The RNA shown here (transfer RNA) has 73 nucleotides and comes from a Candidatus Adlerbacteria bacterium. Lineage of the source: Bacteria > Bacteria candidate phyla > Candidatus Adleribacteriota. Rfam family: tRNA. By type it is a transfer RNA. Model confidence (mean pLDDT): 81 of 100. The sequence was found in a public genome assembly.
C1' cells in the first nucleotide's frame, strides 16, 4: 500500500429501511431461608465508534476518518 469482515449497555449478542434498539450473564434492590445459596420479582443500565450525506424515516444504504481482526502484496 490493495482487499475483505466486524465496531451496539460492564460482558457475549440479536435487531440488515419503519412503533418507546431487544435477548441472556453481570449489577444493585425485593422476596425467598434462622443466615447463605437455589429459585421468583419487577429495575437501572445506550451519544448504536466519530463526522458527514440520502431517504417522509436510518443500528441498517453512501463517503470520509479512527480502532480490531484476516487475506494478498
Nucleotide at each position: 500500500g490493495c482487499c475483505c469482515u466486524c465496531g451496539u449497555a460492564g460482558c457475549a449478542c440479536a435487531a440488515u429501511g419503519g412503533a418507546u434498539a431487544g435477548u441472556g450473564c453481570a449489577u444493585a434492590c425485593c422476596g425467598g431461608u434462622u443466615c447463605u445459596a437455589a429459585c421468583g420479582g419487577g429495575a437501572a443500565g445506550g451519544u448504536u465508534g466519530g463526522a458527514g450525506g440520502u431517504u417522509c424515516g436510518a443500528c441498517c444504504c453512501c463517503u470520509c476518518c479512527c480502532g480490531a481482526g484476516g487475506g494478498c502484496a